[in-house]
Context: one part of a larger RNA
RNA sequence: UGACGGGGGCCCGCACAAGCGGUGGAGCAUGUGGUUUAAUUCGAUGCUACGCGAAUAACCUUACCUGGGCUUGACAUGCUAGUAGUAAAAACCUGAAAAGGCGAUGAUCUAACUUUGUUAGAAGCUAGCACAGGUGCUGCAUGGCUGUCGUCAGUUCGUGUCGUGAGAUGUUUGGUUAAGUCCAACAACGAACGUAACCCCCAUUGUUAGUUGAUAACGCGUUAAGGCGAUCACUCUAGCGAAACUGCCCGGGAUGACCGGGAGGAAGGUGGGGAUGAGGUCAAGUCAUCAUGGCCCUUAUGUCCAGGGCGACACACGUGCUACAAUGCUACAUACAAAGGGAUGCAAAUCCGUAAGGAAGAGCAAAUCCCAAAAAGUGUAGCUCAGUUCGGAUUGAGGGCUGCAAUUCGCCCUCAUGAAGCUGGAAUCGCUAGUAACCGCAGAUCAGCGUGCUGCGGUGAAUACGUUCUCGGGCCUUGUACA
Repeated sequence: UGACGGGGGCCCGCACAAGCGGUGGAGCAUGUGGUUUAAUUCGAUGCUACGCGAAUAACCUUACCUGGGCUUGACAUGCUAGUAGUAAAAACCUGAAAAGGCGAUGAUCUAACUUUGUUAGAAGCUAGCACAGGUGCUGCAUGGCUGUCGUCAGUUCGUGUCGUGAGAUGUUUGGUUAAGUCCAACAACGAACGUAACCCCCAUUGUUAGUUGAUAACGCGUUAAGGCGAUCACUCUAGCGAAACUGCCCGGGAUGACCGGGAGGAAGGUGGGGAUGAGGUCAAGUCAUCAUGGCCCUUAUGUCCAGGGCGACACACGUGCUACAAUGCUACAUACAAAGGGAUGCAAAUCCGUAAGGAAGAGCAAAUCCCAAAAAGUGUAGCUCAGUUCGGAUUGAGGGCUGCAAUUCGCCCUCAUGAAGCUGGAAUCGCUAGUAACCGCAGAUCAGCGUGCUGCGGUGAAUACGUUCUCGGGCCUUGUACA
C1' cells in the first nucleotide's frame, strides 16, 4: 500500500421488511447431469452453466457411429512431362449412393503461316512434385469478441510539498447529491478517463405538407358505407421549431451547495424508457464464428456417399407451458388495438369439405391490396361443486399439409379414449406503476415445425412503518503472525 475480520461509524440497492404473483407437488415441453449406446458430436458448470452457443437436428445442417469409396485430393497457387477422337458426354452395366466400367456423339479460345488446313500455346485432362486439407490438441502461448462485480462511483496523471524509502498529499474533513454531484474549508494547485449533458423513442403544442390517410360544413349517392365531388378544419402521418431551467414564490440552511412546500404548466426537480459500461477483478468464457504461435495427422485425425445417431431412459436437477375450476367452463351473439411481414411472396370474394385443408385467383413491390379473426371484455342461455359440461396426458382409427423422402423422427384436423391433478414439505424466485398479474397479436430463423426468443398493444392492482436482521456494494477508521 492492499486484502481480510462472527471490529467500529456513515450510506445505498426489490437486500430485508410491507404486499401481489409464482417455483418446489401433477402431466407435458425443453435444457443439463447420470446411465445406456456402434454413436448417443462438441462446448457452457456457484452467483456469471442448465428454452445457454442453437433466430428452427427427418436428408442437408453434422462436427459423431457403421459400412462403401477417393488419394495432388471437395477447395487454392506454382513447376515438369504427356495428351484431338482430347475435354465433355446420351444410352447401357455394377452399385444403396458415391463411384467405377463401357461409350454413340463430340468441342472452345489465342497467335503464326504454304489463308481448304497445319504448327505452337491456353483451357481441360492424365502422371508426378511442391503443397492443399484438419470443427485434431493447447482459451494456462495469443488477437478479437463477451460475461461479471456494475451504470457501482469510482480510477489516475502533471507540477508542488512531506517522507531515508516503499509511498503520502491532491481523492481527506463539514454539509449535500442518483453521482469524486456541487458548496465550504484545507500544502496543495490544476488536469484526464468515468458521472452528467450532447444521441434515439414516448408525453404537450406551433408551423410546413395533404396521398395511399382524414371527414366538420356543402352537394351527389347507398340496403349500408368518405362510396364520389369537394375540403385539409379535425384525427393521423413526418420534417422543422417551441417548451422544463429549481426559471418564479414561501420556509429551512452558513447570505453557500442544496432540501421541504406552493403557483403556473401537457410535463417538476434526472419527466418516463433506450443506447452508452472508467481503471481493473475472476490464468472467468470462447483455438467449434473468425484470426493466430506451438504441437500433432498426411492412402488419414483429410475428403465423398448411404444408412443410423445428436430424439435412447430405472433416475436426479434447472427453465417453462397447461391445470387442479364457479372472479370458472361451454354455446351463440357482439365491441375496441398497436407493431410488424409480403414477389420462388402475402393472398381476398365465391364454392367444396364437420375440420385441418382444397379449388379459385381479384388485388398488392403496398398509409392503397393481403396476412387479419385481436383476445381477455360485454350480452343471453346452460352447467351447481362432482374427479364434474373441471382437467387434458395417453392410446386407437380415419384424414390434411410441407417436402425426393415424415418408420426411427414433423406439424395440424376429426371421431373415440379420457390418466395424474382438489392449490403443493423443507426451501426458493420475480416485481415499486401503466409496473406486477391476466389477455391476445406480430416478427426473426424457416420447405415444414416453438409452450422458446425478440417486439407490440389491451385490461390493470396491492404495498413500502422503517433499516434491527439476511445478501451485495461504496466511503472513512481500527486490528492483523496474510500478500
Record summary
Predicted 3D model of a 483-nucleotide part of an RNA (small-subunit ribosomal RNA, 3' major domain) from an uncultured bacterium. It matches the Rfam family "Bacterial small subunit ribosomal RNA". The RNAcentral record of the full RNA draws on ENA and SILVA.